[in-house]
RNA sequence: GAUCCCGUAGCCUAGCGGCGAAGGCGCCUGUCUUACAAACAGGAUACCGACGGUUCGAGUCCGUCCGGGGUUA
Numbered sequence: 001g002a003u004c005c006c007g008u009a010g011c012c013u014a015g016c017g018g019c020g021a022a023g024g025c026g027c028c029u030g031u032c033u034u035a036c037a038a039a040c041a042g043g044a045u046a047c048c049g050a051c052g053g054u055u056c057g058a059g060u061c062c063g064u065c066c067g068g069g070g071u072u073a
Base pairs, nucleotide, nucleotide: 001072002071003070004069005068006067007066010025011024012023013022018056027043028042029041030040031039049065050064051063052062053061
């Protein structure tokens, strides 16, 4: 340089273009306990890497860029 993949809550991972973005771990509160843990009940946290475009409508399609990774010259 070429080419391919990835970028969604603190972490990991879902999400046929269309109700309020789902789940696990973690976190907070309560019950329980002498305490802790576990268990049970409830709760908070992501507008989806950035900017444009297509569309009535985009996390989801297209373009450029940024970051990470693989292959290759």
Predicted 3D model of a 73-nucleotide RNA (transfer RNA) from a Gemmataceae bacterium. Rfam family: tRNA. Rfam classes the family as a transfer RNA. Its mean pLDDT, the model's own confidence on a scale to 100, is 81.